[in-house]
RNA sequence: GGAGUGGGCCGGGUGGUCGCUCUGAUCGCGAGAUCGGGGAGGAAAGUCCGGACUCCACAGGGCAGGGUGGUGGGUAACGCCCACCGGGGGCAACCCCAGGGACAGUGCCACAGAAAAGAUACCGCCACGCCGGCAGCCCUUGCUCUCUUUCUUGUUGAGGGCUGUCCGCGGGGUAAGGGUGAAAAGGUGCGGUAAGAGCGCACCAGCAGCCCGGCGACGGGCUGGCUUGGCAAACCCCACCCGGAGCAAGGCCAAAUAGGAGGGCGAUCUCCUGCUGCAAGGCGGGGGAGAAGGGUGGCCCGCCCGGAGCCCUCGGGUAGGCCGCUAGAGUCCCGCAGCAAUGCGGGACCCAGAGGAAUGACCACCCUUCGCCGCGAGGCGAAGACAGGAUCCGGCUUACAGGUCCACUCCAGCC
Numbered sequence: 001g002g003a004g005u006g007g008g009c010c011g012g013g014u015g016g017u018c019g020c021u022c023u024g025a026u027c028g029c030g031a032g033a034u035c036g037g038g039g040a041g042g043a044a045a046g047u048c049c050g051g052a053c054u055c056c057a058c059a060g061g062g063c064a065g066g067g068u069g070g071u072g073g074g075u076a077a078c079g080c081c082c083a084c085c086g087g088g089g090g091c092a093a094c095c096c097c098a099g100g101g102a103c104a105g106u107g108c109c110a111c112a113g114a115a116a117a118g119a120u121a122c123c124g125c126c127a128c129g130c131c132g133g134c135a136g137c138c139c140u141u142g143c144u145c146u147c148u149u150u151c152u153u154g155u156u157g158a159g160g161g162c163u164g165u166c167c168g169c170g171g172g173g174u175a176a177g178g179g180u181g182a183a184a185a186g187g188u189g190c191g192g193u194a195a196g197a198g199c200g201c202a203c204c205a206g207c208a209g210c211c212c213g214g215c216g217a218c219g220g221g222c223u224g225g226c227u228u229g230g231c232a233a234a235c236c237c238c239a240c241c242c243g244g245a246g247c248a249a250g251g252c253c254a255a256a257u258a259g260g261a262g263g264g265c266g267a268u269c270u271c272c273u274g275c276u277g278c279a280a281g282g283c284g285g286g287g288g289a290g291a292a293g294g295g296u297g298g299c300c301c302g303c304c305c306g307g308a309g310c311c312c313u314c315g316g317g318u319a320g321g322c323c324g325c326u327a328g329a330g331u332c333c334c335g336c337a338g339c340a341a342u343g344c345g346g347g348a349c350c351c352a353g354a355g356g357a358a359u360g361a362c363c364a365c366c367c368u369u370c371g372c373c374g375c376g377a378g379g380c381g382a383a384g385a386c387a388g389g390a391u392c393c394g395g396c397u398u399a400c401a402g403g404u405c406c407a408c409u410c411c412a413g414c415c
Base pairs, nucleotide, nucleotide: 001411002410003409004408005407006406007405008404009403010402012366013365014364015363016362017361018360020039021038022037023036024035025034026033027032041386045397046396048395049394050393051392052391053246054245055244056243065242066241067240068239069238070084071083072082073081074080085099086097087096088095089094100237101236105235106234107231108230109229122178123177124174125173126172128170129169130168132166133165134164135163136162137161138160139159140158141157142155143154186204187203188202189201190200191199205227207224208223209222210221211220212219213218250323251322252321253320260314261313262312263311264310265309268289269288270287271286272285273284274283275282276281293305294304295303296302330349331348332347333346334345335344336343337342367384368383369382370381371380372379373378
């Protein structure tokens, strides 16, 4: 210098003007005013896990249902975190793993392939038997030549036997090889065999037992018999965990109207008249007076309303208001213990609490990025990542322009 790995932090700044919300002090009867202070995030998000808190249920245990799954720690708890083990990837730093059980049982393994699990044999390999062809050898015999003491030569003749080889068929042996597949009944080699095979042996893998090391997962060694495919985010088995609902939880105060319970006051008098009826009476219309109660008012009188209902008390619920509500598994700094996650101790600090829901808008300068212009110094313009609380907290996951710091690995060069 290049390429990379892991982790941390920031994620526009300063000033001004006008606003919003909560709050302290002061002033004000009140509405409010003045001054001061606080006012989103690393993810506030998804609402996926775990807890606090609240109400309901609950002796204890079980069933059903759901979840988790190497080991040891951490924690309020977790499916989170740390360390380690095993497996896989990378030259490495480092990264990934849903990582209990497949001789408890059931099931599945597409296509291809003979066969997908206590099996089988498509091609191939091998010995045996049968039929046939070819080659060689031998035997019997025919013909021919030679010699006539009995066998010497040739032969495309006929028959038979043996050996080798090839083709076919049959019933067998085999699983070395070929071929199929994601996966093929341990792998490699030597021996062995008719050909082969853990059939025998050596090494490797795996299994079982013992010994050693480790809290443990597990690692190492020795011995043994030779070997029993994969899938449990298939059912299932084993171990452990889980009661339900959620701040619209839940609690307090409490109108108007209607309804409920109890109590109190009052539910009247008179005149004229229509219809109906034998009548008593019934159904209406009009006028006058008037109780309970209400208004005015400090109270009485008075005046007005009222005209058959009116008033008081209690309890439940609704609207509405208040609490829950933010001091907490809190933030920062330091020390000690621990490899670490984390725990313990000390000091300092208070840091949103709204309720259809505030945290915004504009201006100036600067910063970053982009575009245009200019030879250049520079000028002009645009944009400022993802995204925003709603009871709180611990995690996980997802989104994120750009910047910055630390540690480590590999490669190259120089000294």
The RNA shown here (Bacterial RNase P class A) has 415 nucleotides and comes from Methylomirabilales bacterium (SeqCode).
It is recorded under the gene name rnpB.
Taxonomically the source falls in Methylomirabilales (SeqCode) (Bacteria, Bacteria candidate phyla, Methylomirabilota (SeqCode), Methylomirabilia (SeqCode)).
Model confidence (mean pLDDT): 79 of 100.
Of the family's consensus pairs, 94% are formed in the model.